[in-house]
RNA sequence: GAAGCCCGCCGGACCGCCGCUGGUGCAAGUCUCGAAAGAGCGCACUGGAGGAACGUCCGGACUGCACAGGGCAGCGCAGGAGCUAACGGCUCUCCACCGCGAGGUGAGGAUCAGAGCAACAGAGACGAGUCGGUCCGGGGCAACCCGGGCCGGGUGAAACGGGCAAUCUCUGCGCGCAGCAACACCAAGUAGGCACACACGGGCGCAGCGGCUUGCCGCAGCGUACCAACCGCGGCCCGCGGGCAGUGUGCGGGUAGGUGGCACCGAGCCGGUGGGGCGACCCCCGGCCCAGAGUAAUGGCGGUCACGCCGGUCUGCCGCAAGGCAGGCCGGUGCACAGAAUCCGGCUUACAGGCGGGCUUCACAC
RNA sequence: GCCCCCGUCGUCUAGAGGCCCAGGACGCCACCCUUUCAAGGUGGAAAUCGCGGGUUCGAAUCCCGCCGGGGGCACCA
Numbered sequence: 001g002a003a004g005c006c007c008g009c010c011g012g013a014c015c016g017c018c019g020c021u022g023g024u025g026c027a028a029g030u031c032u033c034g035a036a037a038g039a040g041c042g043c044a045c046u047g048g049a050g051g052a053a054c055g056u057c058c059g060g061a062c063u064g065c066a067c068a069g070g071g072c073a074g075c076g077c078a079g080g081a082g083c084u085a086a087c088g089g090c091u092c093u094c095c096a097c098c099g100c101g102a103g104g105u106g107a108g109g110a111u112c113a114g115a116g117c118a119a120c121a122g123a124g125a126c127g128a129g130u131c132g133g134u135c136c137g138g139g140g141c142a143a144c145c146c147g148g149g150c151c152g153g154g155u156g157a158a159a160c161g162g163g164c165a166a167u168c169u170c171u172g173c174g175c176g177c178a179g180c181a182a183c184a185c186c187a188a189g190u191a192g193g194c195a196c197a198c199a200c201g202g203g204c205g206c207a208g209c210g211g212c213u214u215g216c217c218g219c220a221g222c223g224u225a226c227c228a229a230c231c232g233c234g235g236c237c238c239g240c241g242g243g244c245a246g247u248g249u250g251c252g253g254g255u256a257g258g259u260g261g262c263a264c265c266g267a268g269c270c271g272g273u274g275g276g277g278c279g280a281c282c283c284c285c286g287g288c289c290c291a292g293a294g295u296a297a298u299g300g301c302g303g304u305c306a307c308g309c310c311g312g313u314c315u316g317c318c319g320c321a322a323g324g325c326a327g328g329c330c331g332g333u334g335c336a337c338a339g340a341a342u343c344c345g346g347c348u349u350a351c352a353g354g355c356g357g358g359c360u361u362c363a364c365a366c
Numbered sequence: 367g368c369c370c371c372c373g374u375c376g377u378c379u380a381g382a383g384g385c386c387c388a389g390g391a392c393g394c395c396a397c398c399c400u401u402u403c404a405a406g407g408u409g410g411a412a413a414u415c416g417c418g419g420g421u422u423c424g425a426a427u428c429c430c431g432c433c434g435g436g437g438g439c440a441c442c443a
Base pairs, nucleotide, nucleotide: 001362002361003360004359005358006357007356008355009354010353012305013304014303015302016301017300018299020048021047022046023045024044025043026042031040032039033038050337055347057346058345059344060343061342062179063178064177065176069238070237071236072235074175075174076173077172078171079093080092081091082090083089094108095106096105097104098103109170110169114168115167116164117163131152132151133150134149135148136147137146138145139144183260184259185258186257193251194250195249196248197247198246201227202226203224204223205222206221208219209218210217211216230242231241232240233239253442254441255440268288269287270286271285272284274283275282276281307334308333309332310331311330312329313328314327315326316325317324318323367439368438369437370436371435372434373433376392377391378390379389384423394410395409396408397407398406416432417431418430419429420428
């Protein structure tokens, strides 16, 4: 000097004016909108998108089924050891493959538990034997046949003990199901309308009427978490819950309004030549509160600065020249992927431009 | 925001590891038939199976990621 490998970070900043939105503190009140529940309205201060917020691929928190189990089926993982709330994630390490190397990829358990596949080609693709040659033995006039042993190539991905388990399976470990549109509350409103199906039954207790066979039968009422039908708990079974006058299905109708959930003491964030560990991470110390909309907010204008790009110009250096490098000034430009929607931890994918660190290889010079 | 499904000639569809250099129907082209058209008959052209990667000897089919399209998700009774 060139070419690579790995890791981390930024992805504009400041000021002014106007405009949004959350919080806090004042102010406002018989104000505005509304049928109501409820929402809104002014001033000051202060907060306001991402490393991927995307994809919705995983794991959870949280809510409900619901008081919550057992099993089958189904799904997921897979060398070893760890980290983590957990994971299919991450770290270290073993092995295999690729790379000169730094490094990269790995869906990496099991073939005497069992089954299956290998088209075409080839004589022959799973315990069966076969093509050619050769040796030995037997039968036979001979051709040839039977049995045993050894050697060998064409074909094909693979040829005698092998391949494939991202074929089915087996082993070990793990997994309830749905999802904030979960769910909870308030207000209003029509048609608690119509049809069909099941059921309106049984048991127990109270008390009444009638018959008569003195103890049974019939009728009717009330109560009862004792059953049954039915519904729910993923697909099934057991079991559990609701259900005793309702339940389910279909048609039809009424609202599609408001509040909470909801921005969070969080598996939280930032800093530390603090401690432990190879590391992922863990502990300790100090500091901070950091969007919460609800047809969906952070925008518009102007100025300054930094940086990058384009164009022009000046100076210096290298160079025969073309041209290249560095710095200054002027003008223009503002660039990528892309925007929260219950919230976290990961993974995959997208990304103009730029900065930093560590390591490897090659060439040359000293 | 979340949950689920689909993608194969121009169009609609079969196809569940080799029988698939991918089948059928409609459409298109050509020929036959007919006075002509239609109908009918025969034949033909037409798809790197949405894209990329992986497993396997071999992938439309199995697995992973990406792209595009479609459906569903509130209450009262």